[in-house]
RNA sequence: UAAAACUAACGGGGAUUGGUGAAAUUCCAUACCGGUGGUAAAGUCCACAAGCCAAUUUAUUGGUGGAUUCGGUGUGAUUCCGAAACCGACAGUACAGUCUGGAAGGGAGUUAGUUAAU
Numbered sequence: 001u002a003a004a005a006c007u008a009a010c011g012g013g014g015a016u017u018g019g020u021g022a023a024a025u026u027c028c029a030u031a032c033c034g035g036u037g038g039u040a041a042a043g044u045c046c047a048c049a050a051g052c053c054a055a056u057u058u059a060u061u062g063g064u065g066g067a068u069u070c071g072g073u074g075u076g077a078u079u080c081c082g083a084a085a086c087c088g089a090c091a092g093u094a095c096a097g098u099c100u101g102g103a104a105g106g107g108a109g110u111u112a113g114u115u116a117a118u
Base pairs, nucleotide, nucleotide: 004115005114006113007112008111009110010109015030017029018028019027031098032097033088034087035048036047037046038045043086044085051064052063053062054061055060068084069083070082071081072080090101091100092099
């Protein structure tokens, strides 16, 4: 100098609203929310995680997986500012991003520490 390995902690938000109805926090109206890394600061770009499906050696691999435009500033922004839009796993239940459940789970990853080849 710091490849690599290990350990610990952290690591997802939002309706006690109104209407209809026998029944809806699911419909309608209105309101509200935005994981991780990259990049000019991003729910909508790129990449990933969760979820779902399949295979199998049960721990991995493969597949799948939603959504944005216009104007302005600037060297640079689908990221900032202004305006108007849009999207949201699975199971349950009157059809769910916000309720309940798998989940006191898992997790991209973040931070700190230890060892320390050379």